RNA sequence: UCGGAUGAAAACAACCCUAGACAUUCUGUUAAAUCAGAAGGCCGAAGAAGCAAAGGAAGGUGGUGGCAGUCACCUUCUGGAAACUGACAGGCGAAAGGAAGGUUGUUGGACGAUACUCUGGAGAUGCUCCAUUUAAUUGGAGAGCCAACGGGGAUAUAACCAACAGGCAAAAGGACAGAGGA
Numbered sequence: 001u002c003g004g005a006u007g008a009a010a011a012c013a014a015c016c017c018u019a020g021a022c023a024u025u026c027u028g029u030u031a032a033a034u035c036a037g038a039a040g041g042c043c044g045a046a047g048a049a050g051c052a053a054a055g056g057a058a059g060g061u062g063g064u065g066g067c068a069g070u071c072a073c074c075u076u077c078u079g080g081a082a083a084c085u086g087a088c089a090g091g092c093g094a095a096a097g098g099a100a101g102g103u104u105g106u107u108g109g110a111c112g113a114u115a116c117u118c119u120g121g122a123g124a125u126g127c128u129c130c131a132u133u134u135a136a137u138u139g140g141a142g143a144g145c146c147a148a149c150g151g152g153g154a155u156a157u158a159a160c161c162a163a164c165a166g167g168c169a170a171a172a173g174g175a176c177a178g179a180g181g182a
Stems, first nucleotide, its partner, number of pairs: 001113003010107007022040001024039005041092003047088001049085002055078010116180005125143001127142005144168003150164001152161002
């Protein structure tokens, strides 16, 4: 600043939409692409698990103080979220399932969002050629790739789709997530 008792957060139900990865190999069985067992490979978005900062506790060192205390730093424990992490469960033709999103309804009964600060936070060429520079650099051209700032698509909407802008060592940025001050 905006939304909210003409009902916030949170939760439940129904419907709609929703990505990824071996129709893998071997053996037995079957009419069969079925069923059972074994083998290696892969996905990450049901569910579950892990941890960052804040906060808390104990101990130590130093400063200050007559003491109590207090401030800073270090160590250990605790605490603690996500679309992150790994891969328990689940999945790897279709079907089914499916985070998130939308619509409708119900429960609930006062907050929620954005901005600001701290912290976590994925993906993809340190590509090739030319000029320049001692070199890093800077400029131009070429082919490839990512998708999580912003923008676009759809009777509504998104982690869906495409790829304008953006990005492809680190840094920076970063949807989203937790904590918090005036």
Predicted 3D model of a 182-nucleotide RNA (glycine-GGAnGA riboswitch aptamer) from Sinanaerobacter chloroacetimidivorans. Its mean pLDDT, the model's own confidence on a scale to 100, is 81. Its Rfam family is "glycine-GGAnGA riboswitch aptamer". About the family: glycine-GGAnGA riboswitch is a variant of glycine riboswitch that have in common a U69A change. This riboswitch is associate with genes that encode either saccharopine dehydrogenase or amino acid transporters and other genes with not predicted function. On this family, see Weinberg et al., Proc Natl Acad Sci U S A 2017: "Bioinformatic analysis of riboswitch structures uncovers variant classes with altered ligand specificity". The family is grouped with related families in Rfam's "Glycine riboswitch clan".